[in-house]
Context: one part of a larger RNA
RNA sequence: CUCUCUCUAAGGAACUCGGCAAAAAUAACCUCGUAACUUCGGAAGAAGAGGUACCCUUGAAAAAGGGUUGCAAUAACCAGACCCUGGCGACUGUUUACAAAAAACACAGGUCUCCGCUAAUUCGUAAGAUCAAGUAUGGAGGCUGACGCCUGCCCAGUGCCGGAAGGUUAAAGAAGUUGGUCAAUCUUUGGAUGAAGCUGGCGACUGAAGCCCCGGUGAACGGCGGCCGUAACUAUAACGGUCCUAAGGUAGCGAAGUUCCUUGUCGGGUAAGUUCCGACCCGCACGAAAGGCGUAACGAUCAGGGUGCUGUCUCGGAGAGAGACUCG
Repeated sequence: CUCUCUCUAAGGAACUCGGCAAAAAUAACCUCGUAACUUCGGAAGAAGAGGUACCCUUGAAAAAGGGUUGCAAUAACCAGACCCUGGCGACUGUUUACAAAAAACACAGGUCUCCGCUAAUUCGUAAGAUCAAGUAUGGAGGCUGACGCCUGCCCAGUGCCGGAAGGUUAAAGAAGUUGGUCAAUCUUUGGAUGAAGCUGGCGACUGAAGCCCCGGUGAACGGCGGCCGUAACUAUAACGGUCCUAAGGUAGCGAAGUUCCUUGUCGGGUAAGUUCCGACCCGCACGAAAGGCGUAACGAUCAGGGUGCUGUCUCGGAGAGAGACUCG
C1' cells in the first nucleotide's frame, strides 16, 4: 500500500449528477393515539407517546394495586426508518436466459369489424386439421386499457360497405372480311385464276366482376388554415373584411417525459434553486379510445423537499485479520 472488517472527537450530506454505495438509525409485544384524501374497503404498523424484570395481593384470565434490585429488565441474539409534494402506469402479474424490470407487455373493462356452422379465422398443393366434440351470453381479428367526467368538426383523398341506370372492360362466341394451301381451269410453259376442305389475320355484335359512377361509413387510414383592420391613454380585440379548404382543433390540459427561443415571466420553497411545486398561455411542434382530463389504492418506478441517522464528507485517525514486503 491492497482486501475483508471494528471503532472514531466536533460537525452531520457540507460528499456527490444524485444520500450512489456503505454504514448508522428504526425494530418484538402491550397500551394510548393516529391527518389530508378516499372508489368508504382503505390510507394505517400512518405519524406520535408510554410501558415490559422479580415478589406480594386481587382476579378464571387479561390486567390492576403495592413493594424489591440494578446504569439499564423484548437487559444477549433475532425483528419496519419515517413524512410531504408531483409525473407515469389503475391494481396483482409479465419482459430483453448472460449490461435495460420500466412509464414497455399483459390485464379486468370499453368499442369496432367478421362469422348461422361443411362458420369466419389459421395451417396445408391437396386430403385434411384447428377453431370445437364449441354454436352469437359463442368464436376470430383490430384498437383502447380499472374507475369517474367525457370522447367535438371533416366522407374531399385512401380503405371498407351498399347500389346498379349509364361508360369502359377479359376469356369465349360471332355476322362478315382478308390471306395461305391446292382439286380444277387457262396458258406465251415463265405463270395466272382458284371451288370445297384444312389452316392463319382482322372483326361489327354478344359478353361478368372490377374500374369510372351514385350513396354511406371516423372507437376506419387519416386531417382539423392564412392575411388585414377595429373599442374614449396605451395595450388587446368580443367585432368586421378577405383568400383558401373536405373541415379549419370543441371540452379539457398546457414551458408538459411534449416548449426551440428558455435558466420564459410571476409566486412558493433555500442565505443562495438550469431541478421542484403553483400559476400565466406567446401550444417552434397538446388534444379527445395511436383516447383527453382527473383519480383513492398500489410501485425494488421517475422527480423535488424534509425529520431522524450516520466516516458520504470536513479529514483524517486508531485497531484486527489476510496479502504485499523483509528474513528464513
Large-subunit ribosomal RNA, domain IV from a metagenome, 328 nucleotides, folded computationally. It matches the Rfam family "Bacterial large subunit ribosomal RNA". The full RNA is in RNAcentral, with records from SILVA. The coordinates come from a structure-prediction model, not an experiment, and the mean pLDDT is 86.